[in-house]
This record gives sequence, C1' cells and structure tokens, in this order.
RNA sequence: GCCGAUAUAGCUCAGUUGGUAGAGCAGUCCCUUCGUAAGGGAAAGGUCGGAGGUUCAACUCCUCUUAUCGGCU
Repeated sequence: GCCGAUAUAGCUCAGUUGGUAGAGCAGUCCCUUCGUAAGGGAAAGGUCGGAGGUUCAACUCCUCUUAUCGGCU
C1' cells in the first nucleotide's frame, strides 16, 4: 500500500429482506432468611465508533473517516 472482519447498556453479546433497540452478568431497590449466600420480583441504564447522504422513516442502504484484529505484498 491492498483486501477482509469487528465497533450496540459498566462487561459479554443478540438485533431475520429499513418501521422508533433487547438478553445474560454486574450495579440499585423490594420479597424471602435471625443474618449471609442462593432463589424470586421490579425499576434504571443506549443519541448503535464519528461525519455526511438516500428515504416519510436508517444499528440496518451508500460515501468518507477513526480505532482494533486478521490476511496479502
């Protein structure tokens, strides 16, 4: 230099041809217990790496760009 993959909640990851984003774990609160752990329940937590474009509507499509990983030379 070229090619490819990945980027989504604090962490690990889903998100099926575009239709207003979810799970598990962690944290908080409640129930249970003499208490702890375990178990059950509830709520909270995200402008989907960044910018622009297409569209009534974009995590999803297009362009540019950043970071990480891998391959080729």

The RNA shown here (transfer RNA) has 73 nucleotides and comes from Candidatus Roizmanbacteria bacterium CG11_big_fil_rev_8_21_14_0_20_36_8. Its Rfam family is "tRNA". Its mean pLDDT, the model's own confidence on a scale to 100, is 80. The same sequence occurs in records of 2 taxa. The sequence is in RNAcentral, with records from ENA. Lineage of the source: Bacteria > Bacteria candidate phyla > Candidatus Roizmaniibacteriota.